The RNA shown here (transfer RNA) has 72 nucleotides and comes from Papaver somniferum. Its Rfam family is "tRNA". It is annotated as a transfer RNA. NCBI's taxonomy places the organism under Eukaryota, Viridiplantae, Embryophyta, Papaveroideae, Papaver.

C1' cells in the first nucleotide's frame, strides 16, 4: 500500500428494512434469625461518525475512525 472481518446496555453477545432484546452485573422487593441461593420487578442504549438509498435504516451503499486478520 491492497484486501477481508468487526463496532449494539457496565461486560459477553443476538437482532438482514416496520425502529432494540437475552445472559451476567447493578438496584429494589419477597423468602430466610442473618448471609448465600432462589423467585419477582426495575434501571441502564444519541445501535462508532458523516453522507446517501428508502415512505421508513442497527440492518442496504459510499467515505472516514477504532479493533482484529491476510497478502506484498
Nucleotide at each position: 500500500g491492497c484486501c477481508c472481518u468487526u463496532a449494539u446496555a457496565g461486560c459477553u453477545c443476538a437482532g438482514u428494512g416496520g425502529a432494540a432484546g437475552a445472559g451476567c452485573a447493578u438496584c429494589a422487593g419477597a423468602u430466610u434469625u442473618u448471609u448465600a441461593a432462589u423467585c419477582u420487578a426495575a434501571u441502564g442504549g444519541u445501535c462508532c461518525g458523516c453522507a446517501g438509498u428508502u415512505c421508513g435504516a442497527u440492518c442496504c451503499u459510499g467515505c472516514g475512525u477504532g479493533a482484529g486478520g491476510g497478502c506484498a

RNAcentral records the identical sequence in 2 taxa. The prediction has a mean pLDDT of 82.